[in-house]
RNA sequence: AUCAUGGAGAGUUUGAUCCUGGCUCAGAACGAACGCUGGCGGUGCGUCUUAAACAUGCAAGUCGAACGGCAAGGAAGGUGCUUGCACUUUCCCUAGAGUGGCGGACUGGUGAGUAACACGUGGGUGACAUACCCUUGAGUUGGGGAUAGCUAUUAGAAAUAGUAGGUAAUACCGAAUACGACCCUUAUUGUCAGAGGAUAGGGAUGAAAGGAGCUAAGGCUUCGCUCGAGGAAUGGCCCGCGGCCCAUUAGCUUGUUGGUGUGGUAACGGCAUACCAAGGCGAUGAUGGGUAUCCGGCCUGAGAGGGUGAACGGACACAUUGGGACUGAGAUACGGCCCAGACUCCUACGGGAGGCAGCAGUUAAGAAUAUUCCGCAAUGGACGAAAGUCUGACGGAGCGACACCGCGUGGAUGAAGAAGGUCGAAAGAUUGUAAAAUCCUUUUGUACUCGAUGAAUAAGCAUGGUAGGGAAUGACCGUGUGGUGACAGUAGAGUAAGAAUAAGCAACGGCUAAUUACGUGCCAGCAGCCGCGGUAACACGUAAGUUGCGAGCGUUGUUCGGAAUUAUUGGGCGUAAAGGGCAUGUAGGCGGAUUUGCAAGCUUGGUGUGAAAUGUCAAAGCUUAACUUUGGCACUGCAUUGAGAACUGCGAGUCUUGAAUUACUGAAGGGUAACCGGAAUUCCAAGUGUAGGGGUGAAAUCUGUAGAUAUUUGGAAGAAUACCAAUGGCGAAGGCAAGUUACCGGCAGAUAAUUGACGCUGAGGUGCGAAAGUGCGGGGAGCGAACAGGAUUAGAUACCCUGGUAGUCCGCACAGUAAACGAUGUACACUAGGUGUUUGGUCUAGAGACUGGGUGCCAAAGCAAACGUGAUAAGUGUACCGCCUGGGGAGUAUGCCCGCAAGGGUGAAACUCAAAGGAAUUGACGGGGGCCCGCACAAGCGGUGGAGCAUGUGGUUUAAUUCGAUGGUACGCGAGAAAUCUUACCCGGGUUUGACAUAGUAUCUGAUAAGCUAGAGAUAGUUUAGCGUAGCAAUACGAGGUACAACAGGUGCUGCAUGGCUGUCGUCAGCUCGUGCCGUGAGGUGUUGGGUUAAGUCCCGCAACGAGCGCAACCCCUACUGCCGGUUACUAACAGGUUAAGCUGAGAACUCCGGCGGAACUGCCGGUGACAAACCGGAGGAAGGUGGGGAUGACGUCAAGUCAUCAUGGCCCUUAUGUCCGGGGCUACACACGUGCUACAAUGGUGGCUACAAAGUGAAGCGAAGCGGCGACGUGGAGCGAAACGCAAAAAAGCCAUCGUAGUUCGGAUUGGAGUCUGAAACUCGACUCCAUGAAGUUGGAAUCGCUAGUAAUCGCGCAUCAGCACGGCGCGGUGAAUACGUUCCCGGGCCUUGUACACACCGCCCGUCACACCAUCCGAGUAGGGGGUACCCGAAGCCGGUAGUCUAACCUUUUAGGAGGACGCUGUCGAAGGUAUGUUUUGUAAGGAGGGUGAAGUCGUAACAAGGUAGCCGUACCGGAAGGUGCGGCUGGAUCACCUCCUUU
Repeated sequence: AUCAUGGAGAGUUUGAUCCUGGCUCAGAACGAACGCUGGCGGUGCGUCUUAAACAUGCAAGUCGAACGGCAAGGAAGGUGCUUGCACUUUCCCUAGAGUGGCGGACUGGUGAGUAACACGUGGGUGACAUACCCUUGAGUUGGGGAUAGCUAUUAGAAAUAGUAGGUAAUACCGAAUACGACCCUUAUUGUCAGAGGAUAGGGAUGAAAGGAGCUAAGGCUUCGCUCGAGGAAUGGCCCGCGGCCCAUUAGCUUGUUGGUGUGGUAACGGCAUACCAAGGCGAUGAUGGGUAUCCGGCCUGAGAGGGUGAACGGACACAUUGGGACUGAGAUACGGCCCAGACUCCUACGGGAGGCAGCAGUUAAGAAUAUUCCGCAAUGGACGAAAGUCUGACGGAGCGACACCGCGUGGAUGAAGAAGGUCGAAAGAUUGUAAAAUCCUUUUGUACUCGAUGAAUAAGCAUGGUAGGGAAUGACCGUGUGGUGACAGUAGAGUAAGAAUAAGCAACGGCUAAUUACGUGCCAGCAGCCGCGGUAACACGUAAGUUGCGAGCGUUGUUCGGAAUUAUUGGGCGUAAAGGGCAUGUAGGCGGAUUUGCAAGCUUGGUGUGAAAUGUCAAAGCUUAACUUUGGCACUGCAUUGAGAACUGCGAGUCUUGAAUUACUGAAGGGUAACCGGAAUUCCAAGUGUAGGGGUGAAAUCUGUAGAUAUUUGGAAGAAUACCAAUGGCGAAGGCAAGUUACCGGCAGAUAAUUGACGCUGAGGUGCGAAAGUGCGGGGAGCGAACAGGAUUAGAUACCCUGGUAGUCCGCACAGUAAACGAUGUACACUAGGUGUUUGGUCUAGAGACUGGGUGCCAAAGCAAACGUGAUAAGUGUACCGCCUGGGGAGUAUGCCCGCAAGGGUGAAACUCAAAGGAAUUGACGGGGGCCCGCACAAGCGGUGGAGCAUGUGGUUUAAUUCGAUGGUACGCGAGAAAUCUUACCCGGGUUUGACAUAGUAUCUGAUAAGCUAGAGAUAGUUUAGCGUAGCAAUACGAGGUACAACAGGUGCUGCAUGGCUGUCGUCAGCUCGUGCCGUGAGGUGUUGGGUUAAGUCCCGCAACGAGCGCAACCCCUACUGCCGGUUACUAACAGGUUAAGCUGAGAACUCCGGCGGAACUGCCGGUGACAAACCGGAGGAAGGUGGGGAUGACGUCAAGUCAUCAUGGCCCUUAUGUCCGGGGCUACACACGUGCUACAAUGGUGGCUACAAAGUGAAGCGAAGCGGCGACGUGGAGCGAAACGCAAAAAAGCCAUCGUAGUUCGGAUUGGAGUCUGAAACUCGACUCCAUGAAGUUGGAAUCGCUAGUAAUCGCGCAUCAGCACGGCGCGGUGAAUACGUUCCCGGGCCUUGUACACACCGCCCGUCACACCAUCCGAGUAGGGGGUACCCGAAGCCGGUAGUCUAACCUUUUAGGAGGACGCUGUCGAAGGUAUGUUUUGUAAGGAGGGUGAAGUCGUAACAAGGUAGCCGUACCGGAAGGUGCGGCUGGAUCACCUCCUUU
């Protein structure tokens, strides 16, 4: 500089991750359909379904200038005469019908059939044809006989048919002529090639038609006709190549393959026929089956491809189904004929007629597809000389948003951001400049007025010219004039008024742009995938708002894309789907070095073709666009012809490195056969010997006094070969193990020689192929499926035990599969190292070094999703083979092949799911492992579980027994006090702005207190007293009652809507973060490791370095002490004093009180340890290793608890689910459980005497002394708001006495009586006292709880609640133990590691039978159709052939006749439909049977996942309700522990 314009992803498997892999979405398209909606125009398109059936009309006719003729009509003439009529002649004009010619083989429709030379593309025809058209040559002479029409008539309903008469031609038939033509023959010639070609000669054969115009009447012109030649265009036939599926279609073929003769055709040919030969096709897919018109193109795609074959164009095929020929240039003929079948119609029942897959239209079908329109004006076609006629071809209009394209539904200004709607607690936000309003415009629509292009070269007329001719008609080339419009008064233009006439559809959880409210409550519904909906739904329905597109928008269907998800471009196979069990080898594919030739592939030029349209680029025409047109390019292809020779190939030659052979050496559980050894086991015989043996977790079956087991000796049998022995050796794999011998095979090494690419791979084929299994014959010691018995167990068809048959062993034959595994095909080459081992070789004295073949481990690069692999590749390349394409259904069904069988090989679909899967990560879990801790166990002490009572719960009951708490973590819990109240429950009686709050309006009134009446009371009535503050007052403030309407109120629901608070794991030691590093990532590291600790406490190490929440400490109590202070506490000294007493003065020592301090820190010593942290011991000390106790509770778990403490969203009630009152209930009672108290007694009870606390508490209170009472208590009232007074007596203990083992002097329940106190009130339903009564209970089964020191146990004291009520709760002190070897086990927890199919996380997951429902499938006695095959029967029409019967114009002859020829009839071959038989294939249906899939929470077990509780799995065999169990062999895709070997590091 030029060319090139071209490639996007997302959702969904998981707790999370990466990968594999399917499903789904976003795009484009459509002859579409459906839903909602709908203003205009242009251009296109419009039965995709049953090649189903069709009423009606039209779609192919034309020519009188081929012919006979002629209705009606016109003109002229004649005759008759009733003078305007009849008849008739000629001419013109020609309807209908007919003869004849041309055309009906084109146009138009459809896609049934067809897998084929049907189509496409390129060739061939030396193997052919062609009417009309063009050019050209030569002709067009002279005759004949008929026949339609017509007339007459016959049969018939009709369609139609027949007889007689007579007529014409461009109809038909002889004859003449023959330049060409064609046939025979002779000669010559010619081509790449049989020329059936060319040239020359001879012989034979075959033609015709006339019409019109002009004429000077001679002819001329023109349209035809005949015989030729050439062309154009069209067609026939042949060939190469190309384009569907199935191998669960593997063999097919008899005119089949070829030859010869003959026939046939326009022409080649088994096209047909006779004879001869036995061929031909096929794994490069024949034959068969299924499906299907093919192409240009169209859709999609970056492309390669994939899909498709509507419209337009080319080809083919078909015309109701099947068959057939005729005519013709052309047909085996859509709107022709004949026959057969089905169907429809007419009929006088005898017979006839018909074919919309032409244009309209109808019916049925269907989700679905238009007018029974106008016109030949244009374009094209048929006929004609022409005018013209015909033309549902075509040109137009109509209907349809079916598609593409264009336009419009208004524009500008407009904030009070109106009203209304929606949302919001309100403020406000939004709809929204949107509307209104003002100004402007008029596309479109309406009305009116104009108004094209498409039409010209028509005929005719006028006129100019050209060639020829004697002239005319004519032929050809021009000029002028000139008629014709379906569309349509259309396109378009102009004028007028007026925003006027014109917007919807879908979506709004993510993918995917766009959100709120209400309704609903796993219902109704949505959904393309994931998924929404169980009372706060951004997902359903509606509304508002928003987003997208817009006269459309969505949905459905289909195709391509995305999908690299069939991968040529462009995939894979160790573990995800996928390497054949292993070898050998055929076809095929691929192939070493070098020389040379050829040119098939290959490369590069030329030529032809690749129709047009389409595509694309550039232009042009419609106002633009769609659309249309012009030109270029493209059409990636095929054929042909030159050139080249690197590579492949082919031919010829050479070479040695691949391969092979020979010689030498070596190692080996390589194979086959024979022989042979010892140990062990069992059995037999005998001896010794006596009571057990055997077996198990424990037992039993079994065996033994008829002598076992044990032991000794001898014998028999079969099978297997300890040690050596090994990640060791050999083999292709399976596999191979005592020893010896024989035969056979492979491998390795070094050296030399030979051959000379002989090689690699390998579809089919063939062989080998563990174990189990099968057949026949042997053998049988041990083991041992099945089976039997014993155990275990809920059961136990199992695991364990005792027996035991097939089998295991040998021979022969079958079978042909395994986790046949390295889950890794074979061969070759290349690509860092290190270290073992085995077997060769070289060098070396040796250590050792080097070099081959095997076999292991570690590791680099690389690869890989990761795990891992890594010269023995899963690296980098090459060649060839096998295999995979979501999970399930299923390695199943069916078909075929193999097998004696078992079974093996090959191998689907329907249906169903949105996953299934691999590797790795974090957790959780394990009847996995390691380490550690805890009153976890153990060691102890005392309890509970038994009794009575108290209390709580369940259950039951009840009018109500209010509600909540329910494993641990509910149950003396909420409740730290249920007689009323409380109180939420029940019954009854009241009340409705309310018992309580706020503010308002109206009205009345002081507030308030006390009494009386009715009533159960609430309440109602009534009486009396009394009369707010400020101000003189008006008035203001404040209070109460009544009425109204806002509202109050709710212990009503939801703790699974919530806040707050709480329990629990757990006072366990954990939980995290920042930065860095590692990993694709989840994530890891840190936090793991070695020690240590109560502790993630501390130390050391370390790709980590730091930090946070937890631990510890800081806080409180307690233990020692110093200082200060000293009343209400204290009293040593001094003094006083009492019966006594800190009682008093006084004191400030002590105790004590309470404030500030001190003290303890592993600080010191020794030892251990790593020189650390720390631990052990010791000293000192009141206290020693966190001194003791408390408070303090990390991240989180349990949708844990609480809506009834409180707060709160939503819902619900509102003369009641609110509120007030009386009474009742929460206290019930067959029963069950939890927590306690009191006991069962002598370590005791009872009586008497007698000591010592701490901590609290007291005014509606504690209440002393005194007095009374047996007592509870009463009376009393001092003192005290407390270091002062009171409660207050501490009790156990101690001393003395008594009781004497008993249901007691134990125990005190229960009951009777009498009382006390509180309170309005102790009946339901309080506590206490006294007298009397005197129950169970004699230490508690299985099981289970607490506690490690001032603890357990035991003893009393106080407080809260409270009128009263404590065995409960919370505190206080007194007395005061025992035991801990230790971590095996139970429980809980922490850390590390391992396995996992778990992640709602083992209370997990999950398998199979059975039962029920539904779905599709398979088998199936049968049954009903379809297709095609074979054999036979019948045999239409028709062609071809035969012909003795009947008839017969042209021609011939020898003419009353005969012949040639023809027609009809008859007949033969072939032959459609039909029939019979047979077997095949396919479809529908089916009693019954089988398995499969899917379903709500069914039943039985628990097989698998952890060592899944017997490791699992594979093959095989047997057995069993089922999962499954067992035997044999194999695998690791098994955990754990130990050992061996190897490797890594030191």
The RNA shown here (small-subunit ribosomal RNA) has 1546 nucleotides and comes from a Spirochaetales bacterium. The prediction has a mean pLDDT of 82. Rfam family: Bacterial small subunit ribosomal RNA. Its family is annotated with ribosome and structural constituent of ribosome in the Gene Ontology.